[in-house]
RNA sequence: CCGUGCUAAACGGGGAGUUGGCGGUGCCCUAUACCUGCAAUCCGCCGCAGCAGGGUCUAAUCCCCGCCCCGAGGCAGACGUUUGUGAGGCCGGAACCGAUAAGGAGUAUUGAUCGCCGGGUCCUGUGCAACCGAUCGCCGUGAACCGUGUCAGGUCCUGACGGAAGCAGCACUAAGCGGAAAGUUCGGUGUGCCGCGGGUCAGCCUGGCGGGAGCCGCCUGUCGGGAUACCGCUCAGGGAUGCUCUGUCGAAGGGUGGGUGCACGG
Numbered sequence: 001c002c003g004u005g006c007u008a009a010a011c012g013g014g015g016a017g018u019u020g021g022c023g024g025u026g027c028c029c030u031a032u033a034c035c036u037g038c039a040a041u042c043c044g045c046c047g048c049a050g051c052a053g054g055g056u057c058u059a060a061u062c063c064c065c066g067c068c069c070c071g072a073g074g075c076a077g078a079c080g081u082u083u084g085u086g087a088g089g090c091c092g093g094a095a096c097c098g099a100u101a102a103g104g105a106g107u108a109u110u111g112a113u114c115g116c117c118g119g120g121u122c123c124u125g126u127g128c129a130a131c132c133g134a135u136c137g138c139c140g141u142g143a144a145c146c147g148u149g150u151c152a153g154g155u156c157c158u159g160a161c162g163g164a165a166g167c168a169g170c171a172c173u174a175a176g177c178g179g180a181a182a183g184u185u186c187g188g189u190g191u192g193c194c195g196c197g198g199g200u201c202a203g204c205c206u207g208g209c210g211g212g213a214g215c216c217g218c219c220u221g222u223c224g225g226g227a228u229a230c231c232g233c234u235c236a237g238g239g240a241u242g243c244u245c246u247g248u249c250g251a252a253g254g255g256u257g258g259g260u261g262c263a264c265g266g
Stems, first nucleotide, its partner, number of pairs: 001266006010056002012030004020046005034054005063259007073249006079242005085236004091232003096225005102220003106215002114210008122199006128192002130189005136183001138179004147172004155164003
């Protein structure tokens, strides 16, 4: 060095998560990714690999180690954007109140604000009127016994003269009832273009006189105030996101250097 047979190794790895830590199951990435069974309130271990069983392949392009390049993807942080929550009330906006009157609008010499004198609306008292009711007065009516007068007839007493009570009738009257054109007195009122007195703070309307240029505060502007938390803002936490930055782990791929057997025969 060649041939045959065998063995170690290999037949995936990584990220996050979980865990005291590690490997695996589950998720994700990578991509040539053996088979069967088991595993999340999980399975196993305290180490070089999940545990158990089976299979393929063969000592090198293929297994192992180191270094370099590139780098899927994950994770963490920063920053930015966005969304929603809670709190705040120093600040801004919006809203509110007050002031001002620079500009605009309106109004005003057909006379503003203002001053003086009134009137009305409103309240109160009162008078008058109207209406209603009652009372008095007036007229009429009005008692089968229990009203008055007169009481025929009849009744009673008496020897007689005479006397007594008294029904009907008639007249009158009480209560009551009715009437009336006016009248007296009293009371009342959803009454009155009515009169008089008082009030008239405030508001509104209005007349007269004086006087002669403002008045108003709707919009803009300016100033001040308090309130609120709608928006901005501040603070704190969360979610989503980024051709962003930093860090970290890092599959696959490429390059380079090194390492690894046993037996037999030639």
Model confidence (mean pLDDT): 76 of 100.
Bacterial large signal recognition particle RNA, 266 nucleotides, folded computationally.
Of the family's consensus pairs, 92% are formed in the model.
The sequence was found by an Rfam model in a public genome assembly.
It matches the Rfam family "Bacterial large signal recognition particle RNA". The literature on the family includes a 2002 paper in Nucleic Acids Res by Regalia et al., "Prediction of signal recognition particle RNA genes". Rfam classes the family as a non-coding RNA gene.